[in-house]
Context: one part of a larger RNA
RNA sequence: GAUUACGUGGGUAGUAUGCCUAAUACAUGCAAGUCGAGCGGAAAAUGGUAGCAAUACUAUUUUUAGCGGCGAACGGGUGAGUAAUGCUUAUCUUACCUACCAUUUAGUGGGGGAUAACUACGGGAAACUGUGGCUAAUACCGCAUAUUAUGAGCAAUCAUGAAAGUUCCUUUAUUGGUUCGCUAAUUGAUGGGGAUAAGUCGUAUUAGCUAGUUGGUGAGGUAAUGGCUUACCAAGGCAAUGAUGCGUAGCCAUUCUGAGAGGAUAAAUGGCCACAAGGGAACUGAGACACGGUCCCUACUCCUACGGGAGGCAGCAGUAAGGAAUUUUCCACAAUGGGCGCAAGCCUGAUGGAGCAAUACUACGUGAAGGAAGAAGGUCUACGGAUUGUAAACUUCUGUUAGAGUAGAAGAAAAACCUAGGUGAAAGCCUAGACUUGACAGUAUACUCAGAGAAAGUCACGACUAACUAUGUGCCAUCAGUCGCGGUAAGACAUAGGUGGCGAACGUUAUCC
Numbered sequence: 001g002a003u004u005a006c007g008u009g010g011g012u013a014g015u016a017u018g019c020c021u022a023a024u025a026c027a028u029g030c031a032a033g034u035c036g037a038g039c040g041g042a043a044a045a046u047g048g049u050a051g052c053a054a055u056a057c058u059a060u061u062u063u064u065a066g067c068g069g070c071g072a073a074c075g076g077g078u079g080a081g082u083a084a085u086g087c088u089u090a091u092c093u094u095a096c097c098u099a100c101c102a103u104u105u106a107g108u109g110g111g112g113g114a115u116a117a118c119u120a121c122g123g124g125a126a127a128c129u130g131u132g133g134c135u136a137a138u139a140c141c142g143c144a145u146a147u148u149a150u151g152a153g154c155a156a157u158c159a160u161g162a163a164a165g166u167u168c169c170u171u172u173a174u175u176g177g178u179u180c181g182c183u184a185a186u187u188g189a190u191g192g193g194g195a196u197a198a199g200u201c202g203u204a205u206u207a208g209c210u211a212g213u214u215g216g217u218g219a220g221g222u223a224a225u226g227g228c229u230u231a232c233c234a235a236g237g238c239a240a241u242g243a244u245g246c247g248u249a250g251c252c253a254u255u256c257u258g259a260g261a262g263g264a265u266a267a268a269u270g271g272c273c274a275c276a277a278g279g280g281a282a283c284u285g286a287g288a289c290a291c292g293g294u295c296c297c298u299a300c301u302c303c304u305a306c307g308g309g310a311g312g313c314a315g316c317a318g319u320a321a322g323g324a325a326u327u328u329u330c331c332a333c334a335a336u337g338g339g340c341g342c343a344a345g346c347c348u349g350a351u352g353g354a355g356c357a358a359u360a361c362u363a364c365g366u367g368a369a370g371g372a373a374g375a376a377g378g379u380c381u382a383c384g385g386a387u388u389g390u391a392a393a394c395u396u397c398u399g400u401u402a403g404a405g406u407a408g409a410a411g412a413a414a415a416a417c418c419u420a421g422g423u424g425a426a427a428g429c430c431u432a433g434a435c436u437u438g439a440c441a442g443u444a445u446a447c448u449c450a451g452a453g454a455a456a457g458u459c460a461c462g463a464c465u466a467a468c469u470a471u472g473u474g475c476c477a478u479c480a481g482u483c484g485c486g487g488u489a490a491g492a493c494a495u496a497g498g499u500g501g502c503g504a505a506c507g508u509u510a511u512c513c
Stems, first nucleotide, its partner, number of pairs: 001512003005508004011364006017357002019322001024320003028317003033070003038067002041064010077275003086200008096192002101188002104185005109143001111141002118133006149160004165180001168177002201247003208238003213235008250272004255264003277298005300311004328354001330353003336350001337348004367397004377388004401454001403449005411440001418433006457502005462483003468497005479484001
């Protein structure tokens, strides 16, 4: 000097930070949805037609349980494990993948069978679930087509492999256009997988370790190389340049300290990795072996009609426990970003903000100038005085912050709708304009008002070490970082006055340099 906690004391603002311990257990709420312009239903409202009416048909709008699509692998948390399957730096991948996005090319033809919803009958306490029947699709499955993909071949060539529609406008006509899509390929971008080299804590009171072990051949597996797996063959491979074992630990950029070299550190922020009650496994998918998915085992908690079920805060708040110790069960999607959607928009405890805490850093204030009868009081005294001390009172001012009042932001750029122009048959597309949108917040800020008014402590004073006297106590009570002090005049204990240091803080303890 840095980082927390504790003691005493405590005015304001800004910016950061806030469970270091039990990766302990969790009540409650929220944290991942969205699309009706993919699909068939259902419900409701409004209107029209027919009818006396019930009602039937039809149009529009709203809502959406289910099927389907995309997302849920991001974002957010934690550091248990991990000493190398990690991380850092560099290189390689002719041994690889990549949804959405961009680029380029070609296509989007013709068929089929189901199933949820729904309905009927059931089972169950519940969670949930069975059987029969009906139905749709951008769900599913064939066929056709295919110079670019894949395989074979020297080549010609042969074989294999796709698709889905929909919105709006228009038309006699799904006729043509158009929006968003779909399929096969190409190139890119982005993101990842894999490999190699070097570096990466302590311990030798750990010296030998290893049979898929080291290498080869064939086969399998993977997006892909490889003992990754397997059969056979060989007997190798690592190690005092520290193998193996044990202990400890997420790694890095950073951060702290130091003149530097170095040492320490891994809070916040950013990159990588690992994990999601403990352990194991795969499924789906472009991507997971998946925190708020599935299955199994274990421990624990809860419900139960005892037959059986439900759960996972190391997401945001919050609770209990542990501890020296760490916050609100807040507001908003206005901005930034993300998911879905043509869009409007919906969702977003990411994020933006507010609240609490001097936890840290920074800034400001607690007044300024004048003022000697050197007042009173206190303390000391050699009783003369000295000191507190220009300090106060008093006079003249100022008006930060706090208080009251008035005005009051930037953060907002857009998108959609509307208007105009261009193009077009129209829809649409392009350009320009106008309009609208603020959680924070009546906040920041500005101005006005009154008035010194509301705002200073803490530690030390023997030496190290800046700062001294009196009284009390009497090896007692105590102090103490080290030396040490205290046994009747204690500058070292306690109190008072004074002084010194720092100052909204000061001191102590612990750790690091």
Small-subunit ribosomal RNA, 5' domain from an uncultured bacterium, 513 nucleotides, folded computationally. The prediction has a mean pLDDT of 83. Its Rfam family is "Bacterial small subunit ribosomal RNA". Its family is annotated with structural constituent of ribosome and ribosome in the Gene Ontology. The full RNA is in RNAcentral, with records from ENA.